[in-house]
RNA sequence: CUUAUCAAGAAAGGCUGAGGGAAAUGGCCCGUUGAAGCCUUGACAACCUGCUGAAGCGACUCUGAUGAUGGAAAUCACGGAUGCUGAAAGUAAGGUGCCAACUCCAUCCCGAGGAAGAUCGGGACAGAUAAG
Numbered sequence: 001c002u003u004a005u006c007a008a009g010a011a012a013g014g015c016u017g018a019g020g021g022a023a024a025u026g027g028c029c030c031g032u033u034g035a036a037g038c039c040u041u042g043a044c045a046a047c048c049u050g051c052u053g054a055a056g057c058g059a060c061u062c063u064g065a066u067g068a069u070g071g072a073a074a075u076c077a078c079g080g081a082u083g084c085u086g087a088a089a090g091u092a093a094g095g096u097g098c099c100a101a102c103u104c105c106a107u108c109c110c111g112a113g114g115a116a117g118a119u120c121g122g123g124a125c126a127g128a129u130a131a132g
Base pairs, nucleotide, nucleotide: 001132002131003130004129005128006127011041012040013039014038015037019030020029021028024107025106026105027104042099044097047095048094049092050091051090052089055085056084057083061081062080063079064078066077067076068075069074103126108123109122110121111120112119
């Protein structure tokens, strides 16, 4: 930078000790009944990955109580094996990720609403995660 997803899901223990919820502002929350961080263990999820797998492809090779031609040899076709690709769905959990609140909410634009608001919907920006 590109693409996809972001309303679901999932915490205990130890060390430590005051902040934390990405940044700014404003809210609203979490926190000495222990924040953030680190470690251990356990979970959650299923992006990548492995397996199963409908189906498809194709040169060679092997093969057939198959079909056509043929006296035969053989040739062609078809089917099977091996090979490659591989949908949906399922499964595993190897690589990541993640385990308060929708990405905690708003901010910019458009719309609904209304006296103004509240509120609601869509989009953008930013961010997070994965894959490239």